[in-house]
RNA sequence: AAUUGAGAUAGAGGUGCGGUGUAAUAAGAGUAUGUGCCCCGAGUUGCCGGCGAUGACGGGUGCAGAACGGAUUAACCGCCGAAGCAGUGGUUUCUUGGCUGGAAACCAUGGCUGGUUCUGUGUUGAAUAAAUACAGGACUGUCAUACGUAACCGUAUGGAGCGCUAUCUUGCAC
Numbered sequence: 001a002a003u004u005g006a007g008a009u010a011g012a013g014g015u016g017c018g019g020u021g022u023a024a025u026a027a028g029a030g031u032a033u034g035u036g037c038c039c040c041g042a043g044u045u046g047c048c049g050g051c052g053a054u055g056a057c058g059g060g061u062g063c064a065g066a067a068c069g070g071a072u073u074a075a076c077c078g079c080c081g082a083a084g085c086a087g088u089g090g091u092u093u094c095u096u097g098g099c100u101g102g103a104a105a106c107c108a109u110g111g112c113u114g115g116u117u118c119u120g121u122g123u124u125g126a127a128u129a130a131a132u133a134c135a136g137g138a139c140u141g142u143c144a145u146a147c148g149u150a151a152c153c154g155u156a157u158g159g160a161g162c163g164c165u166a167u168c169u170u171g172c173a174c
Stems, first nucleotide, its partner, number of pairs: 004171008014080001016079005022074004033064007043051002046099003083113003087109009114140011142159007
């Protein structure tokens, strides 16, 4: 001086990601549900129990009338595999009178996704919100290669975050 392996620290992508016993708002919804009156007339739930001619279930009408989950805004916090998702296994909790069923949280496992956004289909959902899986498109960041350039930068193709940039330490070879 150059090549290159490993480690550490600090950063970048931008409508950037995530969280909350936080606050407010909209929606959920005049729904569920309770109750008075009237009608119908024997079952009601996936199952048991319970309830039911002193009228269950269901319907009409009057009065009263929620909530979970999810969403938006603000604030605060943690960050740049931030984070998300499906599968498998395990644990716990919620829902119910009980079981089943359903939902949520956490852990492990290895897999996929650089990021944002739009469209279509499916699932969840009250929802045309939102989330999510798949497929397709647009924009954008990064690196490699090629071309145009003195350079900045631009164009095209391609890869993936176990990436990229900067600095430091250390190792190998010359």